[in-house]
Context: one part of a larger RNA
Molecule: small-subunit ribosomal RNA, central domain
Organism: uncultured prokaryote
RNA sequence: CUGGGCGUAAAGCGCGCGUAGGCGGCUUUUUAAGUCGGAUGUGAAAGCCCCGGGCUCAACCUGGGAACUGCACCCGAUACUGGAAGGCUAGAGUGCGAGAGAGGGAGGUAGAAUUCCAUGUGUAGCGGUGAAAUGCGUAGAUAUAUGGAGGAAUACCAGUGGCGAAGGCGGCCUCCUGGCUCGACACUGACGCUGAGGUGCGAAAGCGUGGGGAGCAAACAGGAUUAGAUCCCCUGGUAGUCCACGCCGUAAACGAUGUCUACUAGCUGUUGGGGUACUUGAGACCUUGGUAGCGCAGCUAACGCACUAAGUAGACCGCCUGGGGAGUACGGCCGCAAGGUUAAAACUC
Numbered sequence: 001c002u003g004g005g006c007g008u009a010a011a012g013c014g015c016g017c018g019u020a021g022g023c024g025g026c027u028u029u030u031u032a033a034g035u036c037g038g039a040u041g042u043g044a045a046a047g048c049c050c051c052g053g054g055c056u057c058a059a060c061c062u063g064g065g066a067a068c069u070g071c072a073c074c075c076g077a078u079a080c081u082g083g084a085a086g087g088c089u090a091g092a093g094u095g096c097g098a099g100a101g102a103g104g105g106a107g108g109u110a111g112a113a114u115u116c117c118a119u120g121u122g123u124a125g126c127g128g129u130g131a132a133a134u135g136c137g138u139a140g141a142u143a144u145a146u147g148g149a150g151g152a153a154u155a156c157c158a159g160u161g162g163c164g165a166a167g168g169c170g171g172c173c174u175c176c177u178g179g180c181u182c183g184a185c186a187c188u189g190a191c192g193c194u195g196a197g198g199u200g201c202g203a204a205a206g207c208g209u210g211g212g213g214a215g216c217a218a219a220c221a222g223g224a225u226u227a228g229a230u231c232c233c234c235u236g237g238u239a240g241u242c243c244a245c246g247c248c249g250u251a252a253a254c255g256a257u258g259u260c261u262a263c264u265a266g267c268u269g270u271u272g273g274g275g276u277a278c279u280u281g282a283g284a285c286c287u288u289g290g291u292a293g294c295g296c297a298g299c300u301a302a303c304g305c306a307c308u309a310a311g312u313a314g315a316c317c318g319c320c321u322g323g324g325g326a327g328u329a330c331g332g333c334c335g336c337a338a339g340g341u342u343a344a345a346a347c348u349c
Base pairs, nucleotide, nucleotide: 003321004320005319006318007303008302012317014201015200016199017198021194022193023192025088026087027086028085029084030083031082033081034080035077036076037075038074040072041071042070049065050064051063052062053061054060091191092188093187094186095185096183097182098181099180103177104176105175106174107173108172109171110154115149116148117147118146119145120144121143125136126135162169163168206247207246208245209244210243211242215241216240220236221235222234223233258316259315260314261313262312263311266294267293268292269291270290271289272288273287274286275285276284278281298305299304322349323348324347331342332341333340334339
């Protein structure tokens, strides 16, 4: 390389959009590039292969043939693929009418709680633990009441509930805005799928500048524990956590399962639509989009998966190829840095 693979053994890019490329519905005519048949030329000789001949055989030498699977050109074929022209509506999309939703952005606002401040009541403890101590408190704490300040997060509702491509999203209201589902028609007429590069988004932590800072809390300090205790526990506590703008670009970024399409028994729950018949019921049945539990065929090394496939197939991309060395070195690119990304070898088992 061919091949075989990628849920858990090595292997699906964190997720979109999209360029080139690859692939692409039904049908008519045409063309004849791919494809197929035939002819001609060429495809040096030697060698290989086949049939003979010559050295006593063989190696070796030699005659003839075949082959040289290729290329060029000509004449034909037209099913399929491609090109050209036209038509279609089952893919895709648009319009119309409904619907659900923590989807996103901005602004406002509400109540509970913690902390702090002020004042009143009140007096000796509070707090914390396995037990304690550090700590706080007669300069009046804890508790309790009233008022105020400020920041952060939104109990119940809440749900293998919902929305989003993923990361993720949760009080309430307003404005702006993306996607999705359902219904019956009308319209466009293959406009599609995938996607190397590219580009955007991307938890937490971290970084830059400026704010903010209630609670929590790396680092740090003290108290305990212990043989020791640079831990676990306790009392404190700074970055940070929050906001604005700009970086970073990584995660067990997981369903450890790429995207799209078609096909392949059923049953049950839940969520969003639509419909049917009525016996109007917390109902029944049908249908459609999600989301879960079981289960047949099939698949799987097994576990398990099983119309939300890991089944049966197709299209396109990514990735793997023994362990360590190593996701490292060097170089490139990116970054303020931290570092990220691309990515070896010697050596060794």